[in-house]
RNAcentral holds the sequence, with entries from MGnify. Predicted 3D model of a 72-nucleotide RNA (transfer RNA) from a marine sediment metagenome. Its Rfam family is "tRNA". By type it is a transfer RNA. The coordinates come from a structure-prediction model, not an experiment, and the mean pLDDT is 81.
RNA sequence: GCGCCCGUAGCUCAACGGAUAGAGUGACGGCCUGCGGAGUCGUAGAUCCAAGUUCGAUUCUUGGCGGGCGCA
Numbered sequence: 001g002c003g004c005c006c007g008u009a010g011c012u013c014a015a016c017g018g019a020u021a022g023a024g025u026g027a028c029g030g031c032c033u034g035c036g037g038a039g040u041c042g043u044a045g046a047u048c049c050a051a052g053u054u055c056g057a058u059u060c061u062u063g064g065c066g067g068g069c070g071c072a
Stems, first nucleotide, its partner, number of pairs: 001071007010025004018055001027043005048064005
């Protein structure tokens, strides 16, 4: 330099183009308890960036940025 894949919550992952973007784990708080790291209830927390297509984009298209793999 070329090709392919990936980028969503602190972390690991979901989401036929349409529902309030969900789950596990972690964090915080309540309850429980002799205490709690166990149990239980709740709260906060995310779509890499910019354009385009569309009534509607996490999803499709283009460019950029970052990561991985292969070729040179």